c-di-GMP-I riboswitch aptamer from an uncultured delta proteobacterium, 77 nucleotides, folded computationally. Its Rfam family is "c-di-GMP-I riboswitch aptamer". About the family: GEMM was predicted in a large-scale screen for bacterial structured RNA regulatory elements.
RNA sequence: CUCCGAAAAAGGUAAACCCAUCGUAAGGUGGGGACACAAAGUCAACAGAUCCUUCAAUGGAUGGCUGGGCUACCGGA
Repeated sequence: CUCCGAAAAAGGUAAACCCAUCGUAAGGUGGGGACACAAAGUCAACAGAUCCUUCAAUGGAUGGCUGGGCUACCGGA
């Protein structure tokens, strides 16, 4: 540097649902919770997809939809 893995050690994130709050909405944030995740870290100003609002997207949402970029812990080859 590339590839493989999640058995060990030490850790991480947190779906549904509930409460509070912000937003017209999709949905966001905080607390509880744990379905899962080996990048479920990050980028929506990389491409596609889906969703919301709107007369219309030339406006928004999702990185836990797919591909891609960048970065990274542990073990192995």